A computed fold for a 349-nucleotide part of an RNA from Malawimonas californiana (nom. ined.), annotated as small-subunit ribosomal RNA, central domain. Its mean pLDDT, the model's own confidence on a scale to 100, is 85.

Context: one part of a larger RNA
RNA sequence: CUGGGCGUAAAGGGUAUGUAGGUGGUAGAUACGAUGUUGAUUGUGAAAUCUUAAUAUUUAUAUAUUAAAAAUGCAUUCAAGACUAAUCUACUUGAGUUUGAGAGGGGGUAAUAGAAUUCUUAGUUAAGAGGUAAAAUUCGCAAAACUUAAGAAGAAUUUCAUAAAGCGAAGGCGAUUACCUAGAUCAAUACUGACAUUGAAAUACUAAAGUAUGGGGAGCAAAUUGGAUUAGAUACCCACGUAGUCCAUACUGUAAAUGAUGAUUGUUAAACAUCGGAUAUUAAAUUCGGUGUUGUAGUUAACACAUUAAACAAUCCGCCUGGGAAGUACUAUCGCAAGAUUGAAACUU
Numbered sequence: 001c002u003g004g005g006c007g008u009a010a011a012g013g014g015u016a017u018g019u020a021g022g023u024g025g026u027a028g029a030u031a032c033g034a035u036g037u038u039g040a041u042u043g044u045g046a047a048a049u050c051u052u053a054a055u056a057u058u059u060a061u062a063u064a065u066u067a068a069a070a071a072u073g074c075a076u077u078c079a080a081g082a083c084u085a086a087u088c089u090a091c092u093u094g095a096g097u098u099u100g101a102g103a104g105g106g107g108g109u110a111a112u113a114g115a116a117u118u119c120u121u122a123g124u125u126a127a128g129a130g131g132u133a134a135a136a137u138u139c140g141c142a143a144a145a146c147u148u149a150a151g152a153a154g155a156a157u158u159u160c161a162u163a164a165a166g167c168g169a170a171g172g173c174g175a176u177u178a179c180c181u182a183g184a185u186c187a188a189u190a191c192u193g194a195c196a197u198u199g200a201a202a203u204a205c206u207a208a209a210g211u212a213u214g215g216g217g218a219g220c221a222a223a224u225u226g227g228a229u230u231a232g233a234u235a236c237c238c239a240c241g242u243a244g245u246c247c248a249u250a251c252u253g254u255a256a257a258u259g260a261u262g263a264u265u266g267u268u269a270a271a272c273a274u275c276g277g278a279u280a281u282u283a284a285a286u287u288c289g290g291u292g293u294u295g296u297a298g299u300u301a302a303c304a305c306a307u308u309a310a311a312c313a314a315u316c317c318g319c320c321u322g323g324g325a326a327g328u329a330c331u332a333u334c335g336c337a338a339g340a341u342u343g344a345a346a347c348u349u
Stems, first nucleotide, its partner, number of pairs: 003321004007303002012317001014205004021198003025091006037080004042075003051068006094195001095192003098188004106181007113157001117153007128139002166173002210251006219245002225239003262316006270294010298305002322349003332341003
């Protein structure tokens, strides 16, 4: 390489859009035999080997000689015209458009709200408060804590929230209102007429942490400091506390980015629950699209999966090939940096 694989053993790219490329609905006609396919012709496919037959030798196998067969291949020429590819025409089931309807923490901007926390001021009061297994560091007669009133700030949105739910491509999304805005679903009629699918490269988005500049800074809190614990305690516990967490604009581009399960299409028992539509409305029920729990066939090494497949098939992309060395070295690209992407070998076992 081939083969075989990728839920958990090595292996699905973090996600989408989409170029090249690959693959691709139904029916008819035409031309061409370019492509693969089928049949035939000619040449070649060394000898030995393998197989078969005869002969020789031999107790016999074996061996030798001669002949045949085979060598599934490659090339040449002739023909066929189903399929693929080509051109033209048509179709409606795939795909899309139109109209209407309801659902939703989908995204963005602005404004507003109440509770809590901390702080400030004032009043009342007077010796403690805080914290722990127990303490201490700490705060407090310069009046703390508690309590009452007023004010300020920043951050997050309790209950609702039945969740096994909803929305989003993924990351993710939860107070209220207004505005802007993307997508999906259902129903109906008409229209376009294969416009589809996958997708190397490329582009866009991408939690947390981190970086840059400027704001902001209540609470929490890496680092640091102190108090404890301990043989020690660079920890667990306690008291402080700076980056950070928040906002704006750029960057970074990684996660157990997980369903550890790539995308799309078709086919294949049932039962129960639930969300959004439609039919029917008294209800039961039916149907389309999601989300879950069981479970038959089937699959699986087993666990388990099972119409939301890990079943049966098809197309395309990505990836794997014993463990370590190693996601390291080097190279290149990207980045302000941190680093990211790409990614070995010697050696060892």
The full RNA is in RNAcentral, with records from ENA and SILVA.
NCBI's taxonomy places the organism under Eukaryota, Malawimonada, Malawimonadea, Malawimonadida, Malawimonas.